This is a predicted structure of a 534-nucleotide part of an RNA (small-subunit ribosomal RNA, 5' domain) from an uncultured prokaryote. The RNAcentral record of the full RNA draws on ENA. Its mean pLDDT, the model's own confidence on a scale to 100, is 86.

Context: one part of a larger RNA
RNA sequence: GAUUGAACGCUGGCGGCAUGCUUAACAGAUGCAAGUCGAACGGCAGCGCGGGAAAGCUUGCUUUCCUGGCGGCGAGUGGCGGACGGGUGAGUAACGCGUAGGAACCUACCCAGUAGUGGGGGACAACCCGAGGAAACUCGGGCUAAUACCGCAUACCCUCUACGGAGGAAAGCAGGGGAUCUUUUUCGGGACUUCGCGCUAUUGGAUGAGCCUAAGUCGGAUUAGCUUGUUGGUGGGGUAAUGGCCUACCAAGGCGACGAUCGGUAGCUGGUCUGAGAGGACGAUCAGCCACACUGGGACUGAGACACGGCCCAGACUCCUACGGGAGGCAGCAGUGGGGAAUAUUGGACAAUGGGGGCAACCCUGAUCCAGCAAUGCCGCGUGUGUGAAGAAGGCCUAAGGGUUGUAAAGCACUUUCAGUGGGGAGGAGAAGCCUAGUGUUAAUAGCACUAAGCUGAGACGUUACCCACAGAAGAAGCACCGGCUAACUCUGUGCCAGCAGCCGCGGUAAUACAGAGGGUGCGAGCGUUAAUC
Numbered sequence: 001g002a003u004u005g006a007a008c009g010c011u012g013g014c015g016g017c018a019u020g021c022u023u024a025a026c027a028g029a030u031g032c033a034a035g036u037c038g039a040a041c042g043g044c045a046g047c048g049c050g051g052g053a054a055a056g057c058u059u060g061c062u063u064u065c066c067u068g069g070c071g072g073c074g075a076g077u078g079g080c081g082g083a084c085g086g087g088u089g090a091g092u093a094a095c096g097c098g099u100a101g102g103a104a105c106c107u108a109c110c111c112a113g114u115a116g117u118g119g120g121g122g123a124c125a126a127c128c129c130g131a132g133g134a135a136a137c138u139c140g141g142g143c144u145a146a147u148a149c150c151g152c153a154u155a156c157c158c159u160c161u162a163c164g165g166a167g168g169a170a171a172g173c174a175g176g177g178g179a180u181c182u183u184u185u186u187c188g189g190g191a192c193u194u195c196g197c198g199c200u201a202u203u204g205g206a207u208g209a210g211c212c213u214a215a216g217u218c219g220g221a222u223u224a225g226c227u228u229g230u231u232g233g234u235g236g237g238g239u240a241a242u243g244g245c246c247u248a249c250c251a252a253g254g255c256g257a258c259g260a261u262c263g264g265u266a267g268c269u270g271g272u273c274u275g276a277g278a279g280g281a282c283g284a285u286c287a288g289c290c291a292c293a294c295u296g297g298g299a300c301u302g303a304g305a306c307a308c309g310g311c312c313c314a315g316a317c318u319c320c321u322a323c324g325g326g327a328g329g330c331a332g333c334a335g336u337g338g339g340g341a342a343u344a345u346u347g348g349a350c351a352a353u354g355g356g357g358g359c360a361a362c363c364c365u366g367a368u369c370c371a372g373c374a375a376u377g378c379c380g381c382g383u384g385u386g387u388g389a390a391g392a393a394g395g396c397c398u399a400a401g402g403g404u405u406g407u408a409a410a411g412c413a414c415u416u417u418c419a420g421u422g423g424g425g426a427g428g429a430g431a432a433g434c435c436u437a438g439u440g441u442u443a444a445u446a447g448c449a450c451u452a453a454g455c456u457g458a459g460a461c462g463u464u465a466c467c468c469a470c471a472g473a474a475g476a477a478g479c480a481c482c483g484g485c486u487a488a489c490u491c492u493g494u495g496c497c498a499g500c501a502g503c504c505g506c507g508g509u510a511a512u513a514c515a516g517a518g519g520g521u522g523c524g525a526g527c528g529u530u531a532a533u534c
């Protein structure tokens, strides 16, 4: 000199863009952070509509009861998603990360292709009845549906094979329909047909994982030897898959001064800071990977987890209890206590972007977008402009003449950024929905899909950005320093005292070095100090 996730002191007008627990991976009050689908299903607790019955009278309303018929829907079965998104950096010195390669692998949803989607069965919730318990909840009996579960058939295909063969599936739902069949008093329903979304088997792709190899990746030798599943082989097991990954047997190997082993420290990288560079230091925010989720262990489900807001066991801690037993996990967003020099609101909205579910409408989303707080940083703007010598008054100095503060002020003439008040006012909005037309599908001018025009129409921010008007210099300057390094000097007080100090050093009666004042210098909504890196 540059820099910082900074802190402290004094001071403080506005805006934009960023950033904000570096310490206790300490504990956790409260609210929210993962749901959704009725176009899978049985149903109907609540709300609304319709229908029926009864009662009351103001004779067209009110009340009560019944009724899944309809809109919908609590709880339940079922599907998909809770493995993403969000947090933290404890552990980890190793295939963890970065680079370059590899073969023995899996991949829900998505895209493309091929072939199917036939025919049956038995349950279990919800519900009803009963029982236990303070609660959490649990148990017994009975009924029932499905895209839940299980057989049978079939096999383009896939797997195994001794090449003869053997084994392996599926689920329906919503919309429309001229003719035909069936049933019903009609409305309708089924068959049939069509279209859309699904389902099954399999191939390829895409995406995302898992695994292996090479050399690289902090410092300690006051750590020199380490190793028995250890190193290799064979058989077997296990995995999606290779492999001592596991196991039985056999052999006795494997690593190491090119630093094994041990102990210390540490998440790694793109990058950031500094520097002319080479280097050195760091790894906040943003992005990629990894690891963790009270501590330790374990598996279940699933395409994917050994799973932050899932399960089981053990432990510590906290809470409830009727003492028998139960409940919990903020390193999600806010917020609290504690620790600390130190780090924010128990805010708004799903309008945009993205994610989950759904045909969709839509619902959910503390991701995200915004707002609030903080000069924490960077950048921009303002705190007026011109004129004004009687060089006013006052202050300070003085050699008492004057000098300086100083065009500074006052005065005069203007301007109005920003802040204030009032008015106007973009863009972030592309959609979705409805209707019409065309094309395709189709027996079809239904329906559905795509395209185009039109209509309606959604903004948290927001009193938005921006523009106009109004009034009035009106509301807006400090901090550090002045002995040398180092830009900037005098007076008074003090008297080795009080004090200063980054280094040299000042202070013991004329202190440009202490304290105050006047003046000056530097930077400026900041300025200094401390800490830290180069």
Base pairs, nucleotide, nucleotide: 001534002533003532004531006530007529008528009527010526013381014380015379016378017377018376019374020373021339026337027336030334031333032332035080036079037078040077041076043073044072047071048070049069050067051066052065053064054063055062056061057060087292088291089290096217097216099214100213101212102211106208110205111204112203113202114201115200116199117198118152120150121149127142128141129140130139131138132137157168158167159166160165172197173196175194176193177192180191181190182189183188218264220262225255226254227253230252231251232250233249234248235247236246237245267289268288269287270286271282272281273280274279294315295314296313297312298311317328318327319326320325345371347370348369349368353367354365355364356363357362384414385413386412387411394405395404396403397402418475420470421469422468423467424466428461433455434454436452437451438450439449440448441447478523479522480521481520482519483504484503485502489518490517491516492515493514499506500505